Model confidence (mean pLDDT): 76 of 100. The RNA shown here (Bacterial RNase P class A) has 365 nucleotides and comes from a Fibrobacterota bacterium. Taxonomically the source falls in Fibrobacterota (Bacteria, Pseudomonadati). A source record names the gene rnpB. RNAcentral holds the sequence, with entries from ENA. Rfam family: Bacterial RNase P class A. The family's RNA type in Rfam is ribozyme. Clan: RNaseP clan. Its family is annotated with tRNA processing, ribonuclease P activity and dimeric ribonuclease P complex in the Gene Ontology.
RNA sequence: GCGGCGCGGCGGAUGGCCGCUGUGCAUGAGCACAGAGGAAAGUCCGGGCACCACAGGGCAGGAUGCCGGCUAACAGCCGGGCCCGGUAACGGGCGGACAGUGCCACAGAAAACAAACCGCCGGAACGCAAGUUCCGGUAAGGGUGAAACGGCGAGGUAAGAGCUCACCGCGCUUUCGGUAACGGAAGCGGCAAGGCAAACCCCAUCCGGUGCAAGACCAAGCAGGGAUGUGUUUCUUCGGAAACGCCGGUUGCCCGCCGGGACAUCCCGGGUAGGUCGCUAGAGGCCCGCGGUAACGCAGGUCCCAGAGAGAUGGUCAUCGCCCUUUCUUAGGGUACAGAACCCGGCUUACAGCCGCCCGUCAUU
Numbered sequence: 001g002c003g004g005c006g007c008g009g010c011g012g013a014u015g016g017c018c019g020c021u022g023u024g025c026a027u028g029a030g031c032a033c034a035g036a037g038g039a040a041a042g043u044c045c046g047g048g049c050a051c052c053a054c055a056g057g058g059c060a061g062g063a064u065g066c067c068g069g070c071u072a073a074c075a076g077c078c079g080g081g082c083c084c085g086g087u088a089a090c091g092g093g094c095g096g097a098c099a100g101u102g103c104c105a106c107a108g109a110a111a112a113c114a115a116a117c118c119g120c121c122g123g124a125a126c127g128c129a130a131g132u133u134c135c136g137g138u139a140a141g142g143g144u145g146a147a148a149c150g151g152c153g154a155g156g157u158a159a160g161a162g163c164u165c166a167c168c169g170c171g172c173u174u175u176c177g178g179u180a181a182c183g184g185a186a187g188c189g190g191c192a193a194g195g196c197a198a199a200c201c202c203c204a205u206c207c208g209g210u211g212c213a214a215g216a217c218c219a220a221g222c223a224g225g226g227a228u229g230u231g232u233u234u235c236u237u238c239g240g241a242a243a244c245g246c247c248g249g250u251u252g253c254c255c256g257c258c259g260g261g262a263c264a265u266c267c268c269g270g271g272u273a274g275g276u277c278g279c280u281a282g283a284g285g286c287c288c289g290c291g292g293u294a295a296c297g298c299a300g301g302u303c304c305c306a307g308a309g310a311g312a313u314g315g316u317c318a319u320c321g322c323c324c325u326u327u328c329u330u331a332g333g334g335u336a337c338a339g340a341a342c343c344c345g346g347c348u349u350a351c352a353g354c355c356g357c358c359c360g361u362c363a364u365u
Base pairs, nucleotide, nucleotide: 001361002360003359004358006357007356008355009354010353012320013319014318015317016316017315018314020035021034022033023032024031025030037337041348042347044346045345046344047343048342049211050210051209052208061207062206063205064204065203066080067079068078069077070076081094082093083092084091085090095202096201100200101199102196103195104194117142118141119138120137121136122135123134124133125132126131150168151167153165154164155163169191170189171188172187173186174185175184176183177182215277216276217275218274224268225267226266227265228264229263230262231244232243233242234241235240246260247259248258249257250256284303285302286301287300289298290297291296321335322334323333324332325331
């Protein structure tokens, strides 16, 4: 210098003017301070908090799943193990398929208590011969498939075959190292173990439900309940009832007819609108020290850093930075993804550009 589906980080700066939201001081205009993110996003996990439910246990259902650690907890993180991919940096995967049941398209003889299309070998028949047919042996070779019942070499055989042997693989036992997953070594077995568990299932661990529009307090109007009061007459079983009156309708008025059971004040309690709290001082940020490989933990110092109406966090100008284009020193354009709403820990997704580290390769010194 080039390459790297290698790892991690940053995510424009300063000032003026005009606005918006919150807090404090003034309370007269105003002044001062603070005001989005690494993902505030998706709402996919986990927890705090709140209310409801709940003796305890089980069934059902769901989640997780190599081992050890961290944590409030987790499907997260850290360290380790094995396998796969990559020259490497690094990335991805992970219980059980000798508890049982089931499935494995097409092709192929056969997709798993087995089986044989071509071929190979032996025998018989026919044929002059090449060869054909039948019976039997075989699974080395070919062929099919994503996957074919250990691999390779030697012996052996009619041809073959773990049939026998060495090595490798696999399983079991012993032993050594390791907390463990697992790894090393030795011996034995004798080929019997194919894949799928995001098929049912088995094993182990964990899990009550709903979400701040949770919920708590204060509390107009209004519905409801109670007390007292607001007329006359008649009846009465003394509690009340009926008629007139009252109110509404029927044609403006009267009579008549029909319908209604009220009205005022006070109290009670429920709780709507509305208000206050929850609400942001927290598993908090930064610095330093100690323990630990690390995640993380402990101790000390320091700081207060948005909190709403689901509504604010902006606009503009100037200077500078970065990128692109044109030109040869100016001009023009651009500056990502996105945007809090109870809070926190994660995961995932989006993201212009820039920076650091690491790996490989080439060249030079």